[in-house]
RNA sequence: CGCGGGGUAGAGCAGUAGGUAGCUCGUCGGGCUCAUAACCCGGAGGUCGCUGGUUCGAGUCCAGUCCCCGCUA
Repeated sequence: CGCGGGGUAGAGCAGUAGGUAGCUCGUCGGGCUCAUAACCCGGAGGUCGCUGGUUCGAGUCCAGUCCCCGCUA
């Protein structure tokens, strides 16, 4: 340099015929308990790596670019 995979909430991950962004853990509040854990209920938290483009509408399609992992020389 070339090829492939990946980047989505604090962590780990879903989300492909384009249509209001979800799950588990964690976190906060409440319930239960003598108390803690477990369990139950509820909440907060995400410019979907970045910049553009297509479209009525983009996490999803297209172009460029940055970072991580692997393969090849």
Annotation:
A computed fold for a 73-nucleotide RNA from Lutibacter sp., annotated as transfer RNA. Rfam family: tRNA. The organism belongs to Lutibacter, within Bacteria.